[in-house]
This is a predicted structure of a 330-nucleotide part of an RNA (large-subunit ribosomal RNA, domain IV) from an archaeon.
The full RNA is in RNAcentral, with records from ENA.
Context: one part of a larger RNA
This record gives sequence, structure tokens and C1' cells, in this order.
RNA sequence: UCCAAUUAAGGGAAUUCGGCAAAUUAGUCCUGUAUCUUUGGUAUAAGGGAUCCCUGCGAUUGUAUUUGUAUAAAUGCGAUUACAGGGCUCAGUGACUAGAGGGGUCCGACUGUUUAAUAAAAACUUAACUGUUCGCUAGCCCGCAAGGGUGUGUAUGGACAGUUACGUCUGCCCAGUGCCAGAACUUGAAACUUCUUUUCAAGGAAGCUAAGAGCUGGUAAACGGCGGGAAUAACUAUAAUUCUCUUAAGGUAGCGAAAUGCCUUGUCGUUUUAUUGACGACUUGCAUGAAAGGCGUAACGAGAUCCCUACUGUCCCUAAUUGGAACCUC
Repeated sequence: UCCAAUUAAGGGAAUUCGGCAAAUUAGUCCUGUAUCUUUGGUAUAAGGGAUCCCUGCGAUUGUAUUUGUAUAAAUGCGAUUACAGGGCUCAGUGACUAGAGGGGUCCGACUGUUUAAUAAAAACUUAACUGUUCGCUAGCCCGCAAGGGUGUGUAUGGACAGUUACGUCUGCCCAGUGCCAGAACUUGAAACUUCUUUUCAAGGAAGCUAAGAGCUGGUAAACGGCGGGAAUAACUAUAAUUCUCUUAAGGUAGCGAAAUGCCUUGUCGUUUUAUUGACGACUUGCAUGAAAGGCGUAACGAGAUCCCUACUGUCCCUAAUUGGAACCUC
């Protein structure tokens, strides 16, 4: 000097990206318990007291004996337990064991699953909701086939796809690309029929015609999309209103400097002595937005972030002790 432990006066997060690490708390009994809530919870919420030994006096109870009253009483031996007095220590769950707590916001409803050896999460799953498809010799999947799975199941079922508890909602657009349906007409190959260069071959022409395409409709919890420029109210500002270009339709309800906001440390308020933080608002949304779901949300979370109490060698500021390692000298 390092490693593993232990202890530190006064201060108590001043340390640090960040309370990382450590410390605090801890069992049991009694008491007491806010807010929110899906009325189940939150909750061991929080907070407070007790805890060892001796003695006394009660209570409940097992068992044995006795008592002329007996569902009782007394006595003996036990079990559990309330209260009171006393005793000792700094300290009585004395060691071991054994939750720190509270508040706000984001995300995900929850339990569960995951990158064996850098990631446990807000990712995946999930109950639930929605759509498409399939009538069983079905549909989907595996196999060249025979055959097999779903399933010895049968639409309250199977397959495929999307969203994800619950509450509240889910706006407009079918022009494009898909998908579905229609069928009067047009287009549309070979085969077939007919004709044809006198006959045969090869060729040529016409007719008929499937799917498809054209055409006509539908469909967005299908893929997707959801504007610009002017003017206007008797202060100013703003624009309910009007005009205009234009689209398939021009972003509705909500939410909003957001896990999404460039400018940006936006502006205001609260929090701090001081805050690019956090929370609450505002809305001028570079580039929010409704099942690639929007917005809320109790409970839950080794999730992200901010604050407070307690606590502490994280720090002010280091020191000492124990055990080990290395090094130096002998």
C1' cells in the first nucleotide's frame, strides 16, 4: 500500500451522474391507522407501548381425590393467560434470526416469460375486444405420395390476423394499393368446329371460349391518408364570420415542451438560499391523436424519474484495531 472485517467525537448527503455502498428498521403481543379505491384492497399503512427474573392475586381449562347441596365447591399435579408489586443490567426478540418508511409523476393492468456467458425491461405472454375464413370427403399445416396432425374434435368449434384488464370512447376519407361481389357488354390462349391455296402435309382465315383484365359496386378494429392563401368586431389584440385555390377526405373527441417539441434551459406557478431537475398549468403540436388504439385508472413492479423523514465514514477529514497478501531489511 492492497484485500476482508470492526469502530468512530461534532456535522449529517455538504459526496456523487445518482444515497452507489454502508447504516437505520426488523420477531411476537397490545394499541392505532390517512389517502385513494374496481369496496376486494391499499395495510404489517403510518405512529405508539410492551418483551427478562422473583413474588402475590385472579381467569379459562385437563386430570385425580373428597364433600348429604354435585351443570357446584375444595384440595393435589399440569396447560394457557390478565393484572399488580419487587429485582438486576447502558441494553430482557440482550447472541443468532429478523420489513427503513412516506409522497408525486411516467410506462406496463395484474401473476407469469425472456437475450444459458454484457440487457429482466416500458420487450413477450395474458384474460378480454374485434375482423377474416371454414358445414366436415371442411378449412389450415406436414409429406413427392401413401398417409399424418388439428381431432376420435364439429361453428358455444378450428385456423389466421390485429389490439390488450377495467372505465370511457373509437371521428372523416374507398381517389391509390389490396380484398370481396357482380355480370349486360368489350378484350381474352390452346384445343375444337367450319372454310381455304384442285387433293395430302405444313400453313392461313373465321367462329366458339376459361381464368384474368376492362367495366359496375362494396369494404378502413384492410395497407394506408386526414391542406394552403387572404380579409373581417367602435382602443389594441384575437377572429365566431366571409372570400379564394384545392383534395378521396382535409385531424373530430381527447391529450399536449410529452419515453413524442427542433427553436428550448419555451412562458407562468410551486418546490430550493440557489434547480438545464420534478410537479401543476399554458398551447405558437419542427413532427400528438383515436384497436401500428386515444384518454383515465385502484392494485401490482429487483422498471424510469423527482422530493421528504429517519439513518449513517458517501463526505468535511481522516484515524485506530483485527486477520491476510505484497514489499523492504535481516